Transfer RNA from a Candidatus Pacearchaeota archaeon, 71 nucleotides, folded computationally. Its mean pLDDT, the model's own confidence on a scale to 100, is 82. Taxonomically the source falls in Candidatus Pacearchaeota (Archaea, Nanobdellati). It matches the Rfam family "tRNA". Rfam classes the family as a transfer RNA. From the family's description: Transfer RNA (tRNA) molecules are approximately 80 nucleotides in length.

[in-house]
RNA sequence: GGCCCCAUAGUCUAAUGGUAGAACGUCUCUUUCACGUGGAGAAUGCCGCGGUUCGAUUCCGCGUGGGGCCA
Numbered sequence: 001g002g003c004c005c006c007a008u009a010g011u012c013u014a015a016u017g018g019u020a021g022a023a024c025g026u027c028u029c030u031u032u033c034a035c036g037u038g039g040a041g042a043a044u045g046c047c048g049c050g051g052u053u054c055g056a057u058u059c060c061g062c063g064u065g066g067g068g069c070c071a
Base pairs, nucleotide, nucleotide: 001070002069003068004067005066006065007064010024011023013021018054026042027041028040029039030038047063048062049061050060051059
């Protein structure tokens, strides 16, 4: 330098254009003498900019970051 893949919550991971879901973790209540476990509930997210579309996490372009292959 060329090509390919990936980017969603604190972590990990789903979602083939129509309200973003789960697990672990965090917080509150409850259970306990207390911690833990168990039970109930809550908060927390689509890498950035543009395009297509009635509608974009999803499709397209560019960029950024990470990984791989070739030279």